Small-subunit ribosomal RNA, 5' domain from a soil metagenome, 486 nucleotides, folded computationally. RNAcentral holds the full RNA, with entries from SILVA. Rfam family: Bacterial small subunit ribosomal RNA. Rfam links the family to the GO terms structural constituent of ribosome and ribosome. The prediction has a mean pLDDT of 86.

[in-house]
Context: one part of a larger RNA
RNA sequence: GGACAAACGCUGGCGGAAUGUAUUAGGCAUGCAAGUCGCACGAGCCUUCGGGCUAGUGGCGGACGGGUGAGUAACACGUGGGUAACCUGCCUCGUAGUGGGGAAUAACUCGCCGAAAGGCGAGCUAAUACCACAUAACACCCCCGGUGAGAAUCCGGGUGGUAAAAGCUCCGGCGCUACGAGAGGGGCCCGCGGCCGAUUAGCUUGUUGGUGGGGUAAUGGCCUACCAAGGCGACGAUCGGUAGCUGGUCUGAGAGGAUGAUCAGCCACACUGGGACUGAGACACGGCCCAGACUCCUACGGGAGGCAGCAGUGGGGAAUCUUGCGCAAUGGGCGAAAGCCUGACGCAGCAACGCCGCGUGGGGGAUGAAGGCUCUCGGGUCGUAAACCCCUUUUGCCGGGGAAGAUAAUGACGGUACCCGGCGAAUAAGCCACGGCUAACUACGUGCCAGCAGCCGCGGUAAUACGUAGGUGGCAAGCGUUGUCC
Numbered sequence: 001g002g003a004c005a006a007a008c009g010c011u012g013g014c015g016g017a018a019u020g021u022a023u024u025a026g027g028c029a030u031g032c033a034a035g036u037c038g039c040a041c042g043a044g045c046c047u048u049c050g051g052g053c054u055a056g057u058g059g060c061g062g063a064c065g066g067g068u069g070a071g072u073a074a075c076a077c078g079u080g081g082g083u084a085a086c087c088u089g090c091c092u093c094g095u096a097g098u099g100g101g102g103a104a105u106a107a108c109u110c111g112c113c114g115a116a117a118g119g120c121g122a123g124c125u126a127a128u129a130c131c132a133c134a135u136a137a138c139a140c141c142c143c144c145g146g147u148g149a150g151a152a153u154c155c156g157g158g159u160g161g162u163a164a165a166a167g168c169u170c171c172g173g174c175g176c177u178a179c180g181a182g183a184g185g186g187g188c189c190c191g192c193g194g195c196c197g198a199u200u201a202g203c204u205u206g207u208u209g210g211u212g213g214g215g216u217a218a219u220g221g222c223c224u225a226c227c228a229a230g231g232c233g234a235c236g237a238u239c240g241g242u243a244g245c246u247g248g249u250c251u252g253a254g255a256g257g258a259u260g261a262u263c264a265g266c267c268a269c270a271c272u273g274g275g276a277c278u279g280a281g282a283c284a285c286g287g288c289c290c291a292g293a294c295u296c297c298u299a300c301g302g303g304a305g306g307c308a309g310c311a312g313u314g315g316g317g318a319a320u321c322u323u324g325c326g327c328a329a330u331g332g333g334c335g336a337a338a339g340c341c342u343g344a345c346g347c348a349g350c351a352a353c354g355c356c357g358c359g360u361g362g363g364g365g366a367u368g369a370a371g372g373c374u375c376u377c378g379g380g381u382c383g384u385a386a387a388c389c390c391c392u393u394u395u396g397c398c399g400g401g402g403a404a405g406a407u408a409a410u411g412a413c414g415g416u417a418c419c420c421g422g423c424g425a426a427u428a429a430g431c432c433a434c435g436g437c438u439a440a441c442u443a444c445g446u447g448c449c450a451g452c453a454g455c456c457g458c459g460g461u462a463a464u465a466c467g468u469a470g471g472u473g474g475c476a477a478g479c480g481u482u483g484u485c486c
Base pairs, nucleotide, nucleotide: 001486002485003484004483006482007481008480009479010478013358014357015356016355019351020350021316027313028312030311031310032309035060036059037058040057041056043054044053045052046051067269068268069267077193078192079191080190081189082188083187086186087185088184091182092181093180094179095178096177097176098175099133101131102130108123109122110121111120112119113118139162140161141160142158143157144156145155146154167174168173195241196240197239202232203231204230207229208228209227210226211225212224213223214222244266245265246264247263248259249258250257251256271292272291273290274289275288294305295304296303297302322348324347325346326345330344331342332341333340334339361391362390363389364388371382372381373380374379396423397422398421399420400419401418405413430475431474432473433472434471435456436455437454441470442469443468444467445466451458452457
C1' cells in the first nucleotide's frame, strides 16, 4: 500500500446492486417450512341432482429442495482412468403381452379398556391392496461351442427347467407386466496431488495372503471356518495436534504466500450413541425402534418432544436482521386436468457492514465588512470566504400520469421504477492529522504533572510532540482506531 462476512469511537443526505451469529454442532415458547391424487377403492355427509367435501384403504412424493461444518488427514476431496465386479423409480425409443380365479382387511357397526397418548375383541365390505393358477421370449437357471492373456460372468446355440400383469375413463386416452436400448443419476476400485510435530520409531492378529462358505446390485477380510506367516515403516509407518475438500478469493510484476464467507461442485452431519424397516434410491433433518442426557404433560399407571429449515426467543459474545408480503415469475411434488402444496424462490423490511454512483449548489462579488486568531500595534490572516446581485433544481416536498417483468387470463413487488408540472438555495459535512518518517504552525494553558506515543521519542517554566484555540494539510458520507492476511 492492498484486502476484510469485521468490531469500536465520532459523524451521517440519497440511490443501485450485494452482504449480514465467524462465538455455545449450547437450550428453545409460538407460527409456518411436504404434500397430493375422488379419472385406483368401499363408505359417510351435503346437493341446485350437474356435482361437491372428506377420515380410511391404495398410488406417487416425503432420499429432492433448504440448513450446518461437529466429525473426518480419509480414495473425504481434486484430477485422470477402470468396472471382464455393478444398480437405476419417473423420462425417451423399440419388441411382446394384459387370460381365468381366490382369500382377507381398514374404514363402518357393536362391545370393552385408558386421565391422556392410544389400544383390544366380535361382525361386515372394496380395490390399480394381497395370493396362488394359466401362458411366454432373445429374460433368468442349466448344458454345449466360441472370442480373449484370462470367462460361472461376454458372444452364439439348445429338444431342457423357472418366473408376469390392473384396471380406470368424459372412449380421445391414461395406466399395468416382461424384455432390449438410451439419457440422466449413482455404487465400487486404482494412479497421481494438497497440513504440522521425530521432544511420536517402531506399528499390526482379521492383522497380510490363500481355500471353502456366507453376504451384497457388485469386487473385496466385507463376514465366517480352516491353512500359511505374513503386511507397513526414515521415500516417515504408528502416535499426537490441527482441519470439511475443490472451483475460487485476497495479495503479489511473477514465482509464491495466505485463505476456503456469500455463489457453484463434492463430502459429512441432523439432541448424543446404536440399529434396522420400507423403498428404484435412506440406514432417512421436520420416518421407525432401543439406550442416554435434557425439557414438558400426568388421574403417578403412563405418555410427548428434538429450529445445524424461515422468522423469532433467552444465553454466550466486541459483534451479525423482520415472529413481513406473495406463489405474479423461475423451479419442484402430486394430479388427465382444473388445481393444491412449496419460509425453495421472487420481493419488501432493518444495518454506511462493504462496493459503485450522485448530492450538500453555480457565476459575479473588496471598503478586503463585522467577528475570531495573531501582532514588532504599522499590520497580517481566516478571505471571494460571507453579506449582496444574477442563475439553476440533481436531491427533497407537493400534484398528475404510470409501466416492462405475462404467451389468452393471472403482478407479491407497487401507485414502485420512470415521465410531466409546481415550490424553493432550499432538506444535506464530517473525521483524522500537523516533531522526523509524513503533506500540514502559531498563541495560550500545563510544568517529568496532566498526558502523548506505530518507531525514534516528547513533557522537569519560552513544548510546532501534552490540553485548548486560530490557522493549515489529508480524506470525505464517511473518517480514524483495533484485529487478521499478503